[in-house]
RNA sequence: ACAACUUGACCGGAGAGAGUCGGUUACUCCGACCGCCGAAGGCGCAACCGCCCGGAAACGCUCAGGCAAAUGAACGGAUCAAGUUAC
Numbered sequence: 001a002c003a004a005c006u007u008g009a010c011c012g013g014a015g016a017g018a019g020u021c022g023g024u025u026a027c028u029c030c031g032a033c034c035g036c037c038g039a040a041g042g043c044g045c046a047a048c049c050g051c052c053c054g055g056a057a058a059c060g061c062u063c064a065g066g067c068a069a070a071u072g073a074a075c076g077g078a079u080c081a082a083g084u085u086a087c
Base pairs, nucleotide, nucleotide: 004084005083006082007081008080009079010077011076012075017034019033020032021031022030023029035067036066037065041063042061043060044059048055049054050053
């Protein structure tokens, strides 16, 4: 110096049954049974990139997670802080 990157804070942030039965006093929790969603994570591949075998998406899978609200949430943002660092 604050361009870039990483992490955190703040704000925004979609989708899909408040499903049925049993245990339980309701919520919650546990188990079973179907029906769904994809944007935590994970896995797989494509264009493409590198080199002989790898990387790789918001695409696919749905293991996990989720299906009233809350929480979480890829990603984005006028920002703020810390760290690394090009110049």